[in-house]
RNA sequence: AACUGAAAAUAGCAAAUUAUCUGUAAAAGUAGGACGCAAAGUCAUGGACCCUUAUUUUGUAAGGAUCGCCAGACUGCCAGA
Numbered sequence: 001a002a003c004u005g006a007a008a009a010u011a012g013c014a015a016a017u018u019a020u021c022u023g024u025a026a027a028a029g030u031a032g033g034a035c036g037c038a039a040a041g042u043c044a045u046g047g048a049c050c051c052u053u054a055u056u057u058u059g060u061a062a063g064g065a066u067c068g069c070c071a072g073a074c075u076g077c078c079a080g081a
Stems, first nucleotide, its partner, number of pairs: 003080003012037002017032004022027001035068001041074003045071003048066001050064006
């Protein structure tokens, strides 16, 4: 350095949901709250799903959202069955 995450150790994040706030919406933020997570750190690059509008060639186009849906890329703690 790569690989691995069985057993440890120091830490971390925070689902559903509640309050509040932003948004047409999906959903995001803040505070509470923990279902869980070895990347549940970052990125919207590909796919997938969701929202809005248009259209009808019934499948498309444009815009938006989701990284805790999957893949990919970049970065990171500890350890070595």
This is a predicted structure of an 81-nucleotide RNA (c-di-GMP-I riboswitch aptamer) from Geobacter sp. UBA698. The sequence was found by an Rfam model in a public genome assembly.